[in-house]
RNA sequence: GGAGUCGGCCGGACAGUCGCUGCCGUAUUCGUAUGGUGGAGGAAAGUCCGGGCUCCAUAGGGCAGGGUGCCAGGUAACGCCUGGGGGGCGCGAGCCUACGGAAAGUGCCACAGAAAAUAUACCGCCACCGGCCUUUGGGUCGGCGGUAAGGGUGAAAUGGUGCGGUAAGAGCGCACCGCGCUCCUGGCAACAGGAGUGGCAGGGUAAACCCCACCCGGAGCAAGACCAAAUAGGGGGACAAUGUGCGGCCCGCGCUGUCCCCGGGUAGGUUGCUUGAGGUGUGUGGCGACACACAUCCCAGAUGAAUGACUGUCCCCGACAGAACCCGGCUUACAGGCCGGCUCCCAAC
Numbered sequence: 001g002g003a004g005u006c007g008g009c010c011g012g013a014c015a016g017u018c019g020c021u022g023c024c025g026u027a028u029u030c031g032u033a034u035g036g037u038g039g040a041g042g043a044a045a046g047u048c049c050g051g052g053c054u055c056c057a058u059a060g061g062g063c064a065g066g067g068u069g070c071c072a073g074g075u076a077a078c079g080c081c082u083g084g085g086g087g088g089c090g091c092g093a094g095c096c097u098a099c100g101g102a103a104a105g106u107g108c109c110a111c112a113g114a115a116a117a118u119a120u121a122c123c124g125c126c127a128c129c130g131g132c133c134u135u136u137g138g139g140u141c142g143g144c145g146g147u148a149a150g151g152g153u154g155a156a157a158u159g160g161u162g163c164g165g166u167a168a169g170a171g172c173g174c175a176c177c178g179c180g181c182u183c184c185u186g187g188c189a190a191c192a193g194g195a196g197u198g199g200c201a202g203g204g205u206a207a208a209c210c211c212c213a214c215c216c217g218g219a220g221c222a223a224g225a226c227c228a229a230a231u232a233g234g235g236g237g238a239c240a241a242u243g244u245g246c247g248g249c250c251c252g253c254g255c256u257g258u259c260c261c262c263g264g265g266u267a268g269g270u271u272g273c274u275u276g277a278g279g280u281g282u283g284u285g286g287c288g289a290c291a292c293a294c295a296u297c298c299c300a301g302a303u304g305a306a307u308g309a310c311u312g313u314c315c316c317c318g319a320c321a322g323a324a325c326c327c328g329g330c331u332u333a334c335a336g337g338c339c340g341g342c343u344c345c346c347a348a349c
Base pairs, nucleotide, nucleotide: 001345002344003343004342005341006340007339008338009337010336012314013313014312015311016310017309018308020039021038022037023036024035025034026033027032041320045331046330048329049328050327051326052325053220054219055218056217065216066215067214068213069212070084071083072082073081074080085099086097087096088095089094100211101210105209106208107205108204109203122151123150124147125146126145128143129142130141131140132139133138159177160176161175162174163173164172178200179198180197181196182195183194184193185192186191224271225270226269227268234262235261236260237259238258239257243255244254245253246252278297279296280295281294282293283292284291285290315318
């Protein structure tokens, strides 16, 4: 100098003017005015996980259903994070990984291929028998067997390589590799290493059913709580001079009228609402995620729903995008820029 990889940060700046909105102070004719102060994000997004909070349900346990799935740790919890192991990719820094069980059972495996799983024999190879030919070595055709070494099909074909062996072959035998089992060593563990042993269990597939282990009650701030209007409506009581229906009349009952009481609850209002698993700094413990201690800070809270507009100066001319109960994650979007760790290549000293 070039190429790459991992992590962190910023997301126009400053000034002025006019607006919007929460809170505090003052004034007030209670309408508001005025001064001060706060006012979106790293993702506020998708609403995909986990929790707080609220109401409902609930003795305990089980079934069903759903989820998670190497090990250890962190956490309020998680499908998140950290560290580690196995596997894959990369020269490397590093990256990816649903990574329990297929010697419980069931299902499925397109096309091609002889055969896709109680295996099988298309070509080939080999032995034997028979026919024909023959230069007597053999060749060729047919039959009956052997074979899984070679060819061919496929994503995948019953461990791999080599030597021996054999008519040709075959874990048939042996060595090494792989695999299963047993033991030993290291590690909390996943697992790794070593020794012995078994010729080898017997295709793949569990983000197919299933089995095993662990976890999970439901609904959500439009949760929930409080106040509570009427020329709406319900229940009760008192009064009635009336009116009206049933009726021939009285009583009675119903409707209607006036007043009072009661609870439910619509409109509407208040609350839940933002001080919290909180931010920042320092120290301690830990490889780390994180935890603890001390100090310090208060940092949107609207409800037709605010955070904007204009002007000036400057620059590299500004991306994705707007809170709605809160928090921890994941995922997705993002113009441009800054900082740091590490790796590889080239050159020079």

Predicted 3D model of a 349-nucleotide RNA (Bacterial RNase P class A) from Candidatus Thiodiazotropha sp. Model confidence (mean pLDDT): 77 of 100. It is recorded under the gene name rnpB. Rfam family: Bacterial RNase P class A. It is annotated as a ribozyme. Rfam links the family to the GO terms ribonuclease P activity, dimeric ribonuclease P complex and tRNA processing.